[in-house]
RNA sequence: GUAUUUCACUAGGGGAGUCUAACGACUGAGAUGGAACUUGAAGUUCCGGACCCUUGGAACCUGAUCUGGAUUAUACCAGCGGAGGGAAGUGGAACGGAAUCCUU
Repeated sequence: GUAUUUCACUAGGGGAGUCUAACGACUGAGAUGGAACUUGAAGUUCCGGACCCUUGGAACCUGAUCUGGAUUAUACCAGCGGAGGGAAGUGGAACGGAAUCCUU
């Protein structure tokens, strides 16, 4: 500075890694298991699990083979973003201010 916060059930939405010969390492809530198609490599689809998000919506997508700064490297950090899209219902509890969250 900031008002809704949290839990349960059901339903739905989502996800590109980077480095290493390898073992492994880094960031993060999350970098996952199996099968099928194609098959030179890559890629695509489906079914699960964990995690996150569901309009009070930065989960996630487009912009983006973006811009600046770091790093062995990376969508690692910031900007972009008072841009455009993007998936909900029921019930319980707490709160009426500073709980929660963010910044210094």

TPP riboswitch aptamer (THI element) from Paenibacillus crassostreae, 104 nucleotides, folded computationally.
The same sequence occurs in records of 2 taxa.
The prediction has a mean pLDDT of 75.
Taxonomically the source falls in Paenibacillus (Bacteria, Bacillota, Bacilli, Caryophanales).
The RNAcentral record of the sequence draws on Rfam and Ribocentre.